[in-house]
RNA sequence: GGGUUAAUGGUCUAGUGGUAUGAUUCCUGCUUUGGGAGCAGGAGGCCCAGGGUUCAAUUCCCUGUUGACCCC
Numbered sequence: 001g002g003g004u005u006a007a008u009g010g011u012c013u014a015g016u017g018g019u020a021u022g023a024u025u026c027c028u029g030c031u032u033u034g035g036g037a038g039c040a041g042g043a044g045g046c047c048c049a050g051g052g053u054u055c056a057a058u059u060c061c062c063u064g065u066u067g068a069c070c071c072c
Base pairs, nucleotide, nucleotide: 001071002070003069004068005067006066007065010024011023012022018055025043026042027041028040029039030038048064049063050062051061052060
């Protein structure tokens, strides 16, 4: 230099053109003598940044940033 791929709550992760899944974490309650485990409820992300297409973009397209891998 060229190519492929990834970026989604504090952390990990699923996902599809119609404002997003689960786990974990945290808080509250139940349970217990207390703790742990368990159960119930709640909090926490509009999806890396910018632009474009579309009635509508986390999803499709372009550019950029960062990480990983391959070739030279």
The RNA shown here (transfer RNA) has 72 nucleotides and comes from Pichia membranifaciens. The source organism's lineage runs through Eukaryota, Opisthokonta, saccharomyceta, Pichiaceae and Pichia. Model confidence (mean pLDDT): 80 of 100. Its Rfam family is "tRNA". Rfam's curators write: Transfer RNA (tRNA) molecules are approximately 80 nucleotides in length. The RNAcentral record of the sequence draws on ENA and Rfam.